[in-house]
Context: one part of a larger RNA
């Protein structure tokens, strides 16, 4: 100097109090750990692993077992010599990789191009090391901080600028000072939301004038209103008043769609943790080379006395259930989403239409509101499990997908000790929509509907920043 102190003093944060709602307790869904197995592929492990790499393990993915095969190899480049065009289709054997017969095909500017066999350089490696690396990425943390140049001060280490009086969300500004500038960080610069205007209006929109139907912007038609898409305005502590140190600010209030950072995202300093990843790639050593390479067939990642995390669904009348009716936003869609209509009780299946999409579809929004039924019970609650028939994708549902019908009808009557999120269109609850995808979503990324309750306060836990103070610790 900096680490640390069950030292101190200021301050902050769902830290802890006020609240509201979960987890732990049940079924089960998934990840983990342990066990087992031929294999159960590998990584990740307080916080910062455990719906995590995985934004989809039936085969393929697969990196893992057993088998059964290839050796210049499934890929790349090169020389040489040698054969043919690659191909492709049927046939046989085989689990398949593969092999064999036959039948097509046989290219050309005569250099060559492809393919194949032979030889050699070489290829491969999800093989080791993240403690040899780059690159990413997590974590303190969107915390205010880190730091330099000249100057001064100290024999140096260093110091001081960065410290104190204030104020801020902010090392955020002011004031005061041996400092005086300056740099990364902080704010703003970008994007979506919320208000207006201007223009421009098709697939959106339809006031006001026609046409037209059972019915609908369905037609002419319009630039008005929604909405869309450009531009631009608009909030700055700007006004007003009270504090304050005549400062920065702060407190109220006016005006306003918005009021002090207006609400979100995007955007994370110099480090910290020899963190994390050699299995994303990339790459240095070391090791494999007829095998630790590669191809295939089937098996495994899917096991289950158990343990943990994370979720789902419940235990019900603020509820189940029938029937009736209403109101989104944001995606997606031609290997695709599909209207109708038509069978099927239902997944569905059939016939067809339209849309490469503000034009057709998916598309029903659900929770809400109106009507009927249940009456408090292991039930008209609750849906595990099991029969049984079926559907659909797909060569192929036994290992080991989903969905659908009837039938069964467990556990659970609200969960010890503990323990997590949340501060406002949030949290609680409600559907919907995408990525992956032939199929598989409770899980991830998103969307809108309905919509709280608390905060006297910083004494206490806990993470942080600032001064300061002790230290036998660096």
């Nucleotide at each position: 100097u900096g680490a640390c102190g069950g030292g101190g003093g200021c301050c902050c944060g769902c830290a802890c109090a006020a609240g509201c709602g979960g987890u732990g307790g049940a079924g089960c869904a998934u990840g983990u750990g342990g066990u087992u197995u031929a294999a159960u592929u590998c990584g990740a492990u307080g916080a910062u692993a455990c719906g995590c790499g995985a934004g989809a393990a039936a085969c393929c993915u697969u990196a893992c077992c057993a088998g059964g095969g290839c050796u210049u190899g499934a890929c790349a480049u090169a020389u040489a010599c040698g054969a043919g065009a690659a191909g492709u289709c049927a046939u046989a054997a085989g689990a398949g990789a593969u092999u064999a017969u036959g039948g097509u095909g046989u290219c050309u500017u005569c250099g060559g191009a492809c393919u194949c066999g032979u030889a050699u350089a070489c290829a491969g490696g999800u093989g080791u090391u993240g403690c040899a690396u780059g690159g990413c990425u997590g974590u303190c943390g969107u915390c205010a901080g880190c730091u330099c140049g000249u100057g001064c001060u100290g024999u140096g280490a260093a110091g001081u600028g960065u410290u104190g009086g204030g104020u801020u969300a902010a090392g955020u500004c002011c004031c005061g000072c041996a400092a005086c500038g300056a740099g990364c960080g902080c704010a703003a610069c970008c994007c979506c939301u919320a208000c207006u205007g201007u223009c421009u209006g098709u697939u959106a929109c339809c006031a006001g004038c026609a046409u037209g139907u059972a019915a609908u912007g369905a037609u002419g038609g319009g630039g008005a209103c929604u909405c869309a898409g450009a531009c631009a305005g608009a909030a700055c502590u700007g006004c007003c008043g009270g504090u304050g140190a005549u400062a920065a600010a702060u407190c109220g209030g006016a005006g306003g769609a918005a009021g002090g950072u207006g609400g979100g995202g995007a955007u994370a300093a110099a480090g910290u943790c020899a963190a994390g990843u050699c299995a994303u790639c990339a790459u240095g050593g070391c090791c494999c080379u007829u095998a630790u390479g590669u191809c295939c067939u089937g098996g495994g990642c899917u096991a289950c006395a158990c343990a943990c995390g994370u979720g789902c669904u419940a235990c019900a009348a603020u509820g189940g259930u029938u029937g009736a009716u209403a109101c989104a936003a944001a995606g997606a869609g031609u290997u695709g989403c599909u209207a109708g209509g038509c069978g099927g009780u239902g997944a569905c299946g059939u016939c067809a239409u339209g849309c490469u999409a503000a034009u057709c579809u998916c598309a029903a929004a659900a929770a809400g509101u109106c009507a009927g039924c249940c009456u408090c019970a292991g039930u008209u609650c609750g849906g595990a499990u099991u029969g049984a028939a079926g559907u659909c994708u797909g060569a192929a549902a036994c290992u080991c997908g989903a969905c659908u019908u009837c039938a069964u009808g467990a556990a659970g009557u609200u969960g010890g000790a503990a323990u997590c999120g949340c501060u406002a269109g949030u949290a609680a609850u409600c559907g919907c929509g995408c990525a992956u995808c032939a199929g598989c979503a409770u899980g991830g990324c998103g969307c809108g509907g309905u919509g709280a309750a608390u905060a006297u306060g910083u004494u206490c836990c806990u993470g942080g920043g600032c001064c300061u103070u002790g230290u036998a610790c660096a």
A computed fold for a 474-nucleotide part of an RNA from a Spirochaetia bacterium, annotated as small-subunit ribosomal RNA, 3' major domain. Rfam family: Bacterial small subunit ribosomal RNA. RNAcentral holds the full RNA, with entries from SILVA. The coordinates come from a structure-prediction model, not an experiment, and the mean pLDDT is 83.